[in-house]
RNA sequence: GGGCUGGUAGCUCAACGGUUAGAGCAGUCGACUCAUAAUCGAUAGGUCGCAGGUUCAACUCCUGUCCGGCCCA
Numbered sequence: 001g002g003g004c005u006g007g008u009a010g011c012u013c014a015a016c017g018g019u020u021a022g023a024g025c026a027g028u029c030g031a032c033u034c035a036u037a038a039u040c041g042a043u044a045g046g047u048c049g050c051a052g053g054u055u056c057a058a059c060u061c062c063u064g065u066c067c068g069g070c071c072c073a
Stems, first nucleotide, its partner, number of pairs: 001072007010025004018056001027043005049065005
C1' cells in the first nucleotide's frame, strides 16, 4: 500500500430500512438474611466511531475519513 472485518450503555454483545435502540454482567435503591453471598424487584445509564449523501423514514444502504483485528504484498 491492497483486500476482508469490527466500532452501539462502564464491560461483553443484539437489533428485516419502519412505533420510543435492547439483553446479560457491572452500578444505584429496595426485598430477603443475625449478617454476607446467592436470589427477586425497581431504577439509572446511548453523539449507534466521525463527516456527508440517498430515502417519507438510516444502527441498518452509499461515499469519505479515524481507530482496532486478520490476510496479502
The prediction has a mean pLDDT of 81. A computed fold for a 73-nucleotide RNA from a Verrucomicrobiaceae bacterium, annotated as transfer RNA. It matches the Rfam family "tRNA". Rfam describes the family as follows. Transfer RNA (tRNA) molecules are approximately 80 nucleotides in length. It is annotated as a transfer RNA. Rfam links the family to the GO term triplet codon-amino acid adaptor activity.